[in-house]
RNA sequence: CGAGGCGACCGGACGGUCGCGCGCCGGGUCGGCCUGCCGAUCCGGCUCGAGGAAAGUCCGAGCUCCUCAGCGCAGGGUAGCGGGUAACGCCCGUCCGCCGCGAGGCGAGGACCAGUGCCACAGAGACGAGCCCGGCGGCUUCGGCCGCUGGGGGUGAAACGCGGCAAACUCUACCUGGAGCAAGGCCAAAUAGGAGGGCGCAACCCGACGGCGCCGCGAGGUGUCGACGGGGGAGAGGUGCGCUGCCCAGCCCUCGGGUCGGCCGCAUGAACCGUCGGGCGACCGGCGGUCGAGAUGGAUGACCGUCCCCGCGAGCGAUCGCGGGACAGAACUCGGCUUACAGGCCGCCUCGCUGG
RNA sequence: CGGGGCGUGGCGCAGUUUGGUAGCGCGCAUCGUUCGGGACGAUGAGGUCGGAGGUUCAAAUCCUCUCGCCCCGACCA
Numbered sequence: 001c002g003a004g005g006c007g008a009c010c011g012g013a014c015g016g017u018c019g020c021g022c023g024c025c026g027g028g029u030c031g032g033c034c035u036g037c038c039g040a041u042c043c044g045g046c047u048c049g050a051g052g053a054a055a056g057u058c059c060g061a062g063c064u065c066c067u068c069a070g071c072g073c074a075g076g077g078u079a080g081c082g083g084g085u086a087a088c089g090c091c092c093g094u095c096c097g098c099c100g101c102g103a104g105g106c107g108a109g110g111a112c113c114a115g116u117g118c119c120a121c122a123g124a125g126a127c128g129a130g131c132c133c134g135g136c137g138g139c140u141u142c143g144g145c146c147g148c149u150g151g152g153g154g155u156g157a158a159a160c161g162c163g164g165c166a167a168a169c170u171c172u173a174c175c176u177g178g179a180g181c182a183a184g185g186c187c188a189a190a191u192a193g194g195a196g197g198g199c200g201c202a203a204c205c206c207g208a209c210g211g212c213g214c215c216g217c218g219a220g221g222u223g224u225c226g227a228c229g230g231g232g233g234a235g236a237g238g239u240g241c242g243c244u245g246c247c248c249a250g251c252c253c254u255c256g257g258g259u260c261g262g263c264c265g266c267a268u269g270a271a272c273c274g275u276c277g278g279g280c281g282a283c284c285g286g287c288g289g290u291c292g293a294g295a296u297g298g299a300u301g302a303c304c305g306u307c308c309c310c311g312c313g314a315g316c317g318a319u320c321g322c323g324g325g326a327c328a329g330a331a332c333u334c335g336g337c338u339u340a341c342a343g344g345c346c347g348c349c350u351c352g353c354u355g356g
Numbered sequence: 357c358g359g360g361g362c363g364u365g366g367c368g369c370a371g372u373u374u375g376g377u378a379g380c381g382c383g384c385a386u387c388g389u390u391c392g393g394g395a396c397g398a399u400g401a402g403g404u405c406g407g408a409g410g411u412u413c414a415a416a417u418c419c420u421c422u423c424g425c426c427c428c429g430a431c432c433a
Base pairs, nucleotide, nucleotide: 001352002351003350004349005348006347007346009344010343012307013306014305015304016303017302018301020049021048023046024045025044026043027042028041029040030039031038032037033036051327055338056337058336059335060334061333062332063180064179065178066177069244070243071242072241073240075176076175077174078173079172080094081093082092083091084090095109096107097106098105099104110171111170115169116168117165118164119163127161131150132153133152134149135148136147137146138145139144184264185263186262187261194255195254196253197252198251199250204231205230206229207228209226210225211224212223213222214221215220235248237247238246257432258431259430271290272289273288274287275286276285277284278283308325309324310323311322312321313320314319357429358428359427360426361425362424363423366382367381368380369379376413384400385399386398387397388396406422407421408420409419410418
């Protein structure tokens, strides 16, 4: 100098003028009453205001509801070994295999000596065994026939070897309840507080009441039915299914009706920064400091100036002019993975060439 | 925001379960038939399965990532 490998970071900067969203403070107007508070609206000031992926929603959690109650089954998932973590399919270390000259990279890497299935075409034969060519032996009417053999040829990805395939069923070990902030809770408003269909609230016993029948002159007795109360335990249903246990009087489907407002959840968290210590590392621990968006048709923007980077053009040159600066944008919140991305910068390492 | 489904000639679909030569109907082209057209008959072209990677001897089919399209989901009685 050229070609690469790995890791980390930034992803325009500063100033000005307007503008938007949440919050706080001050003021004006209106309304309410409990007369100094609340609500609505307007004005002014101040703080804060997208990302490394906010994305895909592919994994794992927090949180919330459902009886996640126990056992079993079904379903789903992971896979060398060890560790990290709240957890993971993530990350770290290491063994093995493959790729690369190398730095390094990739790996769904348990088990086909449990069973089942598949192995197209070609080939004699695809896991049952079997003999196309060949070799050896015997017979022969010299065309061949019979027997033995799996060392050779040929076919094929693979040729008899306890074959290959589990990103085939399956087995082994381990993990796993379901739904999702449109979860869920509170307030306010409104209605035809609706109609149709299906499945339920069992059987049985007791009590008091009523209707009817029978017997009795009568008080009453007896039988049966109905609804009520108690016992009893059945059973639709209770977020995959079954059983056991528990809860409970409702549950499901279709059509119709009304509202489409507000508050909480919801921003202090497995948080971030600095430093010290432990560990090969992922990571962990101590101390100190910081608070960094919260919309609900959805704010986070636009313009100007100076500078930065890139491209094109002009000029001998200093320089000037024009154009461009990616991917993309929160919506309950985290930890990962994957994917998209103009350009810039840093560190470590490898190979080749050249010079000393 | 959440949940689910589908991509196969020009169009509508099958094949994916259990991997082994990509098929059906309509359409298109040429020829025949007809005076000509339609219908009919014969022959044929046209896709490598939305894209990329992996497993496998072999992938539309199995696995992973990705792109596009479609559907469903508010609350109250």
Two RNAs folded together computationally: RNase P RNA and transfer RNA, 433 nucleotides in total. It holds a member of the Rfam family "Bacterial RNase P class A". It is annotated as a ribozyme.